[in-house]
Description
A computed fold for a 178-nucleotide RNA, annotated as glmS glucosamine-6-phosphate activated ribozyme aptamer. Of the family's consensus pairs, 89% are formed in the model.
RNA sequence: AGUCAGAAAUCAGCGCCUGCCCCUGACCUUGAUAGGGUUCAAAAAAAUUGUCAGGGGGACGAGGAUGGAAGUUUAUCGAAAGAUUCGGCGGAUGCUUCCCGGCUUGACAGAGGAGCUGCCAUCCGGCACACAAAUCCCGCGGGCAACGGCGGGGACAAACGUGCCGGAACUCUGUGAU
Numbered sequence: 001a002g003u004c005a006g007a008a009a010u011c012a013g014c015g016c017c018u019g020c021c022c023c024u025g026a027c028c029u030u031g032a033u034a035g036g037g038u039u040c041a042a043a044a045a046a047a048u049u050g051u052c053a054g055g056g057g058g059a060c061g062a063g064g065a066u067g068g069a070a071g072u073u074u075a076u077c078g079a080a081a082g083a084u085u086c087g088g089c090g091g092a093u094g095c096u097u098c099c100c101g102g103c104u105u106g107a108c109a110g111a112g113g114a115g116c117u118g119c120c121a122u123c124c125g126g127c128a129c130a131c132a133a134a135u136c137c138c139g140c141g142g143g144c145a146a147c148g149g150c151g152g153g154g155a156c157a158a159a160c161g162u163g164c165c166g167g168a169a170c171u172c173u174g175u176g177a178u
Stems, first nucleotide, its partner, number of pairs: 014090004019086001020057008032048002060078003067099006100118006107175006122168008136153005142147001
């Protein structure tokens, strides 16, 4: 130094990089282009491109979990930017189905239907609530560079959700009250 095995920690706009873009270096007047020369021939240098090697970029936060099993991948929201937050791979709190349990459906219970839900729980509408972060500016540091790290300053969201208000919500049986 490599390989194998084991343990621990960290991650969900999370992790990785071969397309693509960018940086550095090397090769060379031929592999090519362009330029120059040109009767013929020869020589040198730079650039572009190409090849090789080594690097860099490749998601800014908000939100989201967990009864069991299976499946699925383009799994919510906006900010910024304007080829790259593009493209690819993996994963993921999403989504779907079944099972189990439960909640709503104008007193209670049972059964069914519809819609939800796994500490939550029907649908529609309205109102209110929310320290965003990066981009930007200033500064310090690392790197030849592309880039990257740290500190400070100042703003600007939407959805989910929560609370309140209003409206709409099935059938049968039994019991009770009026």
Its Rfam family is "glmS glucosamine-6-phosphate activated ribozyme aptamer". By type it is a riboswitch. Gene Ontology terms of the family: regulation of gene expression and catalytic activity.